[in-house]
RNA sequence: GAUAAUGGCAAACCCGUCGUGAGGCGGGGACGCAAAGCCACGGGACUCCGGAGCCGGAGUCAGCCGGGCUGCCGAA
Numbered sequence: 001g002a003u004a005a006u007g008g009c010a011a012a013c014c015c016g017u018c019g020u021g022a023g024g025c026g027g028g029g030a031c032g033c034a035a036a037g038c039c040a041c042g043g044g045a046c047u048c049c050g051g052a053g054c055c056g057g058a059g060u061c062a063g064c065c066g067g068g069c070u071g072c073c074g075a076a
Base pairs, nucleotide, nucleotide: 001073008033009032013028014027015026016025017024018023031063037069038068039067041066042065043064044061045060046059047058048057049056050055
């Protein structure tokens, strides 16, 4: 980051499965993505537990944002 090229990933939804749950995994399926590759470090949202509440603890989300590391191609 382009009217380039090789490709890559896979939202919602459906089926199966695991989980109290957010959600995860596999298959189908494509809304989109130049990092929609990886990381829970900071913020945020969501779930569960304690609690009257403030709050605290344990989780989930990387396709919410920031940040870190790495990768393909090569026009302006």
Molecule: c-di-GMP-I riboswitch aptamer
Organism: soil metagenome